This is a predicted structure of a 134-nucleotide RNA (c-di-AMP riboswitch aptamer (ydaO/yuaA leader)) from a Methanoregulaceae archaeon. Of the family's consensus pairs, 96% are formed in the model. Lineage of the source: Archaea > Methanobacteriati > Methanomicrobia > Methanomicrobiales > Methanoregulaceae. The sequence was found by an Rfam model in a public genome assembly.

RNA sequence: AUCUUUGCAACGUUGAAUCCGGCUAUGCCGGAACGGGGGAACCAAACCUUAGGGGUAAAUCCAGCUUAACGCUGGACGGGCAUCUUUCGGCCCGAACCCGGCAGCUAACCUCGUAGACUCGUCGAAGGAGAGGG
Numbered sequence: 001a002u003c004u005u006u007g008c009a010a011c012g013u014u015g016a017a018u019c020c021g022g023c024u025a026u027g028c029c030g031g032a033a034c035g036g037g038g039g040a041a042c043c044a045a046a047c048c049u050u051a052g053g054g055g056u057a058a059a060u061c062c063a064g065c066u067u068a069a070c071g072c073u074g075g076a077c078g079g080g081c082a083u084c085u086u087u088c089g090g091c092c093c094g095a096a097c098c099c100g101g102c103a104g105c106u107a108a109c110c111u112c113g114u115a116g117a118c119u120c121g122u123c124g125a126a127g128g129a130g131a132g133g134g
Stems, first nucleotide, its partner, number of pairs: 012118003018032006033114006043104001052102001053099004060076006077094005083129007
C1' cells in the first nucleotide's frame, strides 16, 4: 500500500414511523407532529359485480425462454444513493402484507400507524438556492 473477514452502531441512509408529558413506573396512559383509511352535497361513473373487488407501498405492465408454478432474459415505466434542488455519468431496488363480498371524489365527522432493515464510509462531477458561524 492492497485485498478479505469479524466486531461495534455514535453521526447517518431508507421510511410516516419522531418528540414531549404523566403514572399505581422497565410497563401503561395521554399530547403534539408526521402518515394512512372510511365518510355528504356537487362532480364523476352510468358501469361493475364469485373470471370478484379494494387498500398500504417505488414495488407495475409487456414480450420471450417454456408449458402450470418457481425461475431467467429484454423493454417500458416507477423508486433510492447523506441540507434542499437541477443536469450529466455511475451503482442499486421493483418486495411484502392487509380487508373480506365491501369502499369513486368527499366538508363535518369517525378511525388507524409511529415499525422494520441497513451502515466505519456516507457514489462522482458541474451549477443554483438557502441556513449557520465569524